The RNA shown here (SAM riboswitch aptamer (S box leader)) has 97 nucleotides and comes from Bacteroidetes bacterium 2013_40CM_41_45. The prediction has a mean pLDDT of 77. It was read from a public genome assembly, where an Rfam model found it.
């Protein structure tokens, strides 16, 4: 990169560097010199993966559900994926090659 599955309600920002863009695309509507993108630091949110634990299930260490949020792998921290459009696209997680 490609493919498969699931989710995209809610939630959660300060500081430094930087210096004009950003919200995927089109249109709209917004954010932005009262400082965009990007990077760094610290903090936070969430609960996809992963632990202890509980319930059911299986031949099984299998499968499903609950719960939890300490440690860890990611993600996220304007607006419902900002709105509309699509047998579409994107993002994230887990898995396969």
């Nucleotide at each position: 990169c490609a493919c498969u599955u699931a989710u995209c309600a809610c939630g959660a920002a300060a500081g430094g560097u930087g210096g004009a863009g950003g919200g995927a695309u089109a249109c709209g509507c917004c954010c932005u010199a009262u400082g965009a993108a990007a990077c760094c630091u610290u903090g936070g949110c969430a609960a996809c993966c992963a632990a202890u634990c509980c319930c059911g299930u299986u031949a099984a260490u299998u499968c499903g559900g609950g719960g939890g949020a300490a440690c860890g792998g990611u993600g996220c921290c304007a607006a419902a994926u900002c709105g509309u459009a699509a047998u579409g696209a994107g993002a994230u997680a887990a898995g396969u090659c």